[in-house]
RNA sequence: ACGGGCAUAGCUCAGCUGGUAGAGUUACGGUCUCCAAAACCGCAGGUCGUGGGUUCGAAUCCUACUGCCCGUGCCA
Numbered sequence: 001a002c003g004g005g006c007a008u009a010g011c012u013c014a015g016c017u018g019g020u021a022g023a024g025u026u027a028c029g030g031u032c033u034c035c036a037a038a039a040c041c042g043c044a045g046g047u048c049g050u051g052g053g054u055u056c057g058a059a060u061c062c063u064a065c066u067g068c069c070c071g072u073g074c075c076a
Stems, first nucleotide, its partner, number of pairs: 001072007010025004019056001028042004049065005
């Protein structure tokens, strides 16, 4: 440099044919306990990598860029 893949909650990941953004876990609060852990209940947490476009409507489609991973190659 070229080709391919990935980017969604603090972390690990779902999200179907474009139509209300979710789960587990962590943190926090509570129940329980002499105390703690475990268990159970509850609550909070999101610029869906960034910009632009298409559309009544975009995490999802198109486009450019950024970062990471894999492969191929160039120079020294």
About this RNA
A computed fold for a 76-nucleotide RNA from Flammeovirga pacifica, annotated as transfer RNA. It matches the Rfam family "tRNA". Its family is annotated with triplet codon-amino acid adaptor activity in the Gene Ontology. The family's RNA type in Rfam is transfer RNA. Rfam's curators write: Transfer RNA (tRNA) molecules are approximately 80 nucleotides in length.